Description
Model confidence (mean pLDDT): 82 of 100. Transfer RNA from Chryseosolibacter indicum, 73 nucleotides, folded computationally. Lineage of the source: Bacteria > Pseudomonadati > Bacteroidota > Cytophagia > Chryseosolibacter.

Parts: sequence; structure tokens; C1' cells
RNA sequence: UGCACAUUGGCGUAGUUGGUAGCGCACAGGGCUCAUAACUCUGGGGUCGCAGGUUCGAAUCCUGCAUGUGCAA
Repeated sequence: UGCACAUUGGCGUAGUUGGUAGCGCACAGGGCUCAUAACUCUGGGGUCGCAGGUUCGAAUCCUGCAUGUGCAA
């Protein structure tokens, strides 16, 4: 310097033909218990790495940039 892949709540991840984001763990509250744990119910929390573009509509397509990993010089 070039190429490829990854970037989604605190953490780990799904989201396959563009239609307004889900799951597990963790967290908070309730139930159960003498109490804790376990079990169970409910809830909060992300606008999708950043900035533009296309579109009626973008996590999803296009461009640039950033960070990380790998490969080639």
C1' cells in the first nucleotide's frame, strides 16, 4: 500500500431476496421460601461503528472514513 472478513442493548449473538430490531446471559421488580439459591412471571435498556448517497422506505444496496483480524507485497 492492496485485498478479504468483522463492527447490532453491559456481554455473546440472529436478522438470506430493502418494509419501521429479536434471542440467551446479566440487570430491576413480583411470586414461591423461615431465608438464600434454584424455578417462575413481568419490565427497563440498542435506532444497528461514523458520515454521505439511492429509495416512498435502509441494520440490509452504493461511496468514503474509523477500529480490529487475516492474507499478499

RNAcentral holds the sequence, with entries from ENA. It matches the Rfam family "tRNA". By type it is a transfer RNA.